Background:
Predicted 3D model of a 701-nucleotide part of an RNA (large-subunit ribosomal RNA, domain II) from a marine sediment metagenome. The RNAcentral record of the full RNA draws on MGnify.
Context: one part of a larger RNA
RNA sequence: GCCAACGAGUUUAUUCGGUAGAGUUGGUGAAGCCCGAGAAGGGAACAACCAUAGUGAAAGCGAGCGUGAAAGCGCGCCAUAAUAAUUCUGCCGAUAAGACCCGAAGCCGAGCGACCUAUCCAUGAGCAGGAUGAACCCGUCGUAACAGACGGGGGAGGUCCGAACCCACGCGCCGUACAACACGCGGGGAUGACUUGUGGAUAGCGGUGAAAUGCCAAUCGAGCUCGGCUAUAGCUGGUUCUCCUCGAAAUAGCUUGAGGGCUAGCCUCCCGUAACUCUCCGUCGGUGGUAGAGCACUGAAUUGGUGAAGAUGGCGUAAGCCUACUUCACUAAACCAAACUCCGAAUGCCGACGUGUAGUUUAUCGGGGGAGUCAGACCGUGGGGUCGAAGCUCCAUUCGGUCGAAAGGGAAACAGCCCAGAUCCCAACGUAAGGUCCCUAAAUUGAGAUUAAGUGUUAAAGGCGGUGCAAAAGUUCAGACAACUAGGAGGUUGGCUUAGAAGCAGCCAUCCUUUAAAGAAAGCGUAACAGCUCACUAGUCAAGCUCUUGCGCACCGAAAAUGUACCGGGGCUCAAAUCUCAUACCGAACGUGGGAAGUAUCAUGAUUCUUCGGAAUCAUAUACUGGUAGAGGAGCGUUCGAAGUGCUGCGAAGUUAUCUCGACAAGAGGUGGUGGAGCGCUUCGAAGUGAGAAUGUUGGC
Numbered sequence: 001g002c003c004a005a006c007g008a009g010u011u012u013a014u015u016c017g018g019u020a021g022a023g024u025u026g027g028u029g030a031a032g033c034c035c036g037a038g039a040a041g042g043g044a045a046c047a048a049c050c051a052u053a054g055u056g057a058a059a060g061c062g063a064g065c066g067u068g069a070a071a072g073c074g075c076g077c078c079a080u081a082a083u084a085a086u087u088c089u090g091c092c093g094a095u096a097a098g099a100c101c102c103g104a105a106g107c108c109g110a111g112c113g114a115c116c117u118a119u120c121c122a123u124g125a126g127c128a129g130g131a132u133g134a135a136c137c138c139g140u141c142g143u144a145a146c147a148g149a150c151g152g153g154g155g156a157g158g159u160c161c162g163a164a165c166c167c168a169c170g171c172g173c174c175g176u177a178c179a180a181c182a183c184g185c186g187g188g189g190a191u192g193a194c195u196u197g198u199g200g201a202u203a204g205c206g207g208u209g210a211a212a213u214g215c216c217a218a219u220c221g222a223g224c225u226c227g228g229c230u231a232u233a234g235c236u237g238g239u240u241c242u243c244c245u246c247g248a249a250a251u252a253g254c255u256u257g258a259g260g261g262c263u264a265g266c267c268u269c270c271c272g273u274a275a276c277u278c279u280c281c282g283u284c285g286g287u288g289g290u291a292g293a294g295c296a297c298u299g300a301a302u303u304g305g306u307g308a309a310g311a312u313g314g315c316g317u318a319a320g321c322c323u324a325c326u327u328c329a330c331u332a333a334a335c336c337a338a339a340c341u342c343c344g345a346a347u348g349c350c351g352a353c354g355u356g357u358a359g360u361u362u363a364u365c366g367g368g369g370g371a372g373u374c375a376g377a378c379c380g381u382g383g384g385g386u387c388g389a390a391g392c393u394c395c396a397u398u399c400g401g402u403c404g405a406a407a408g409g410g411a412a413a414c415a416g417c418c419c420a421g422a423u424c425c426c427a428a429c430g431u432a433a434g435g436u437c438c439c440u441a442a443a444u445u446g447a448g449a450u451u452a453a454g455u456g457u458u459a460a461a462g463g464c465g466g467u468g469c470a471a472a473a474g475u476u477c478a479g480a481c482a483a484c485u486a487g488g489a490g491g492u493u494g495g496c497u498u499a500g501a502a503g504c505a506g507c508c509a510u511c512c513u514u515u516a517a518a519g520a521a522a523g524c525g526u527a528a529c530a531g532c533u534c535a536c537u538a539g540u541c542a543a544g545c546u547c548u549u550g551c552g553c554a555c556c557g558a559a560a561a562u563g564u565a566c567c568g569g570g571g572c573u574c575a576a577a578u579c580u581c582a583u584a585c586c587g588a589a590c591g592u593g594g595g596a597a598g599u600a601u602c603a604u605g606a607u608u609c610u611u612c613g614g615a616a617u618c619a620u621a622u623a624c625u626g627g628u629a630g631a632g633g634a635g636c637g638u639u640c641g642a643a644g645u646g647c648u649g650c651g652a653a654g655u656u657a658u659c660u661c662g663a664c665a666a667g668a669g670g671u672g673g674u675g676g677a678g679c680g681c682u683u684c685g686a687a688g689u690g691a692g693a694a695u696g697u698u699g700g701c
Base pairs, nucleotide, nucleotide: 001701002700003699004698005697006696011097012096013095015094016093017092018091019090020089021088022087023086024085025084026050027049028048033043034042035041054061055060064075065074066073067072100238101237103235107228108227109226110225111224112223118202119201120200121199122198123197124196125195126194127192129161130160131159132157136153137152138151139150140149141148165189166188167187169186170185171184172183204220206216207215208214213222241635242634243633244632245631246630251264252263253262254261255260265373266372267370268369269368270367271366272365277363280356281354282353283352284351285350286349287348292343293341294340298337299336302333303332304331305330306329307328308327309326310325313322314321315320376403377402378401379400380399381396382395383394384393385392408419409418410417423596424595425594426593428592429591430590434586435585436584437570438569439568443583445582446581447580448579449578450577456572462556463555466553467552468551469550470549471548473546474545475544483540484539485538486537487536489513490512491511494508495507496506519534522533523532524531597625598624599623600622601621603620604619605618606617607616608615609614636690638687639686640685641684642683643682644681645680646679647678654674655673656672657671658670659669660668661667
């Protein structure tokens, strides 16, 4: 890992509520007793329970009682026979219990442990060899005597080196090991606070500890075993057959509350009342202070003017005058605000009306039984937070949608986007979004335009004589614009300045003349001149040209890590790109057509039954049939029991192959093989009643 078996809402209750059915009319009737072979079954009677009267805190009183000074008020009575009362059974839920199952870490008690290990007690044992050479003693020298020196003897020491022995500092090796701590090479202690044998002592709310929370039998911040014990687990996991109907929530309030709960909200089932009750739309009437707007208030903020006050500087002997600036008031203008409003929508909300819509199959409302939900996600809109970041976070009068709980088509792939809501079947048809060159179903469709960037097929400020369209202004056959040819002069080198200043360093002025035209000069240039252009003019040429603005599509801006590498790919340029228009086609589980099933219906009809209220069945009609949590309904199968009825050695159950049926399911049946002794069916009843998951349990491989 697989297979098989086992494996989870059960049982009890003198408890409570609901629902379905049944009995009785007041209901029921325990233990004990009697009959009985009786733990079966039956019987008689008493207690008791519910009901039969309420009310009061109660004594109590009683169709009334309580309260109150009273009026009054609170709870009751009058009428209601099956919609009531009571008992039993099933089911649903509640409560108490292990209470759907498995799962702690832990707490307490009673015992068992010091053969491991810690410390202690008693009694034993062990420590090769080598080194050092304390006290003390003797001798010699020495001293007044000591001291002291030298030599010899001596043999001290938590002394030294180093085996046994004890330890465990480094590295390696091992790390499904030789080993749940070993092995190798080195290392430390090795006469000592040494090591060790045997016997003994200390016990868990404890011992022992040269102290590490260490050790107390591979277990230690409190040993182990059994018990309390199915501890508790607001936590995690798991929870077993089928079909049908409906179908949520991820919110509010409160919570030692926040991943739990309670009530409400939203779902479901039953019952009831029926009213234009509700939905939507229209009309009418109200409500409000948002969007917007505005500046009348409250504030913010800009500029000018006027006045007042302050204040800087200047002048003045002083009085005073002028003045940057500041504050306040008024005034003119333009403007800002979630916590400003003289104003003020849309949507919303409330009410009334309507042969309106939808609904009478009641959607609305009331009562009752059962829930689940309280981590929501993204998208759109309006807002707060943040950085006007986030696949971020918070909010919204039920803001709207989808997912959640929704499959199908599109978006290459892609819960939350776009289209569209799957009862089942069909080689049928029409469409949606989106598409129609090939991959790939359908246009290489038609008309007009744009783009040259492979833009399309990522991005900004900014840049840009890319290109198309439009508009405005100007110029032009009296010849424009560009180009070419020619001219571009004289007074004059204007005056001043200057070494010089001649159009062109600088200052001032900027006239007149000849002209088709030509500045006291727009640049280059010279030391200064000179020289070259320009403005301006004529000619040649010949038809548009110049400038501004707006719009469309392009271009630059543009650097990332395996390999093209943001078109799904191929590939595409009068397109297979982009914009506008048009026609056709493809395209989904949508719609239509054909067939089938189910559900609902005080729709219609028929049949059967009937307590005459109705019920069941069939057909037709109409509508509906996605679905998690969850509510409701109907069934299949397993084991056992009762009654009835069957099969079986001419082969039961089981098992295996195959066929058939249930025009749905769980399932049922036939035939052959195997097997070798029991087993069905019908109607009721009772449950140890259905497995794929629980790191499930046991067994097998």